Archaeal signal recognition particle RNA from a Thermoplasmata archaeon, 304 nucleotides, folded computationally. Rfam family: Archaeal signal recognition particle RNA. The family's RNA type in Rfam is non-coding RNA gene. Lineage of the source: Archaea > Methanobacteriati > Thermoplasmatota > Thermoplasmata. It was read from a public genome assembly, where an Rfam model found it.
[in-house]
RNA sequence: AAGGUGGCUAGGCGGGGGGAUAGGGGUCCCCUGAACCAGAAACCCCCUAUAUGCUGGGCCGAAUGCCUGCGCGAGGCGUCUACGCGCUCAGGCGGCGCAGUCUCUCUCGAUGAUUCCCUGCCUCUUCUGACCUGGGGUGGUGGUUGAACGGCUGGAGGGCCGUUUCGCCACCUUCACCAUGGGCAACGGGCCAGGCCCGGAAGGGAGCAGCCCUACCGUGGACCUUUGGUGUUGGAGAGAUCACAGGGAAGAGCUGGGAGGCUGUUUAAACCUGUGCGCAGUGCGUCGAACGCAGGGCCACCCU
Numbered sequence: 001a002a003g004g005u006g007g008c009u010a011g012g013c014g015g016g017g018g019g020a021u022a023g024g025g026g027u028c029c030c031c032u033g034a035a036c037c038a039g040a041a042a043c044c045c046c047c048u049a050u051a052u053g054c055u056g057g058g059c060c061g062a063a064u065g066c067c068u069g070c071g072c073g074a075g076g077c078g079u080c081u082a083c084g085c086g087c088u089c090a091g092g093c094g095g096c097g098c099a100g101u102c103u104c105u106c107u108c109g110a111u112g113a114u115u116c117c118c119u120g121c122c123u124c125u126u127c128u129g130a131c132c133u134g135g136g137g138u139g140g141u142g143g144u145u146g147a148a149c150g151g152c153u154g155g156a157g158g159g160c161c162g163u164u165u166c167g168c169c170a171c172c173u174u175c176a177c178c179a180u181g182g183g184c185a186a187c188g189g190g191c192c193a194g195g196c197c198c199g200g201a202a203g204g205g206a207g208c209a210g211c212c213c214u215a216c217c218g219u220g221g222a223c224c225u226u227u228g229g230u231g232u233u234g235g236a237g238a239g240a241u242c243a244c245a246g247g248g249a250a251g252a253g254c255u256g257g258g259a260g261g262c263u264g265u266u267u268a269a270a271c272c273u274g275u276g277c278g279c280a281g282u283g284c285g286u287c288g289a290a291c292g293c294a295g296g297g298c299c300a301c302c303c304u
Stems, first nucleotide, its partner, number of pairs: 001304001003302005011060003014032005022048005036057004066296006075287005082282002084279004089274004097265010108253001115249006122239006129232001130230003134225003139172006146165008177221006188213004196205003
């Protein structure tokens, strides 16, 4: 000096940070990661820079533990006059926009910009026409039938005349007419079958039904009418006139859009500066687990 055995010596059987403390530990909280059992302990337990827990018991034991040094580094603590971030306040710059002004450009423009005048369109009045609507139905003469009244007359039924009136016809006149449907139950007219009446007969009379006409009620036309109306035509006039249309006059810019500059006003955001407050994110300082590396590494015996 190497190897082996034994011992139980040093030492170990977790460590670190915070908090608390005059200070060092513990019980408390946290980080790491795996490292005996029991007991007491925050108005507390044990200590004093020789402080890095205490009491009792047990285990390991020169080893991977331990000691020293280095590396790495979880995590903690501090620091805001280191940075960063957030907030408040103050100041500065400054935006969207608005106003003014200038320049450029696009569109339009001698095939006429900006304008002016006339007319139309619009309103009202008036005349005219159109349409719709309200109302209305001439007069005369002549003839004739019927009715009423009156007069004369006849044996009856009746007959004759006059006046008025109804219906019809003709002519004239008027704008005052045409077509068509219905239609007076007795008190409108005509013709009146049958039947009835007068009569010697002939004939005549009243008259129902029915038919026709008419009054009247409708429909459709025509005509007349200062009944009224119509945002319908044409004419005339007055008024109003943004736009639109047409015509005329004159002669060079007008409207709108875009871009940029300047001035003023304005001030949210963003940005800058500063004050104060805050956040331990980065940094700095400090402590530092785990891990890694290097070295050290007691006693006794045996053996070489």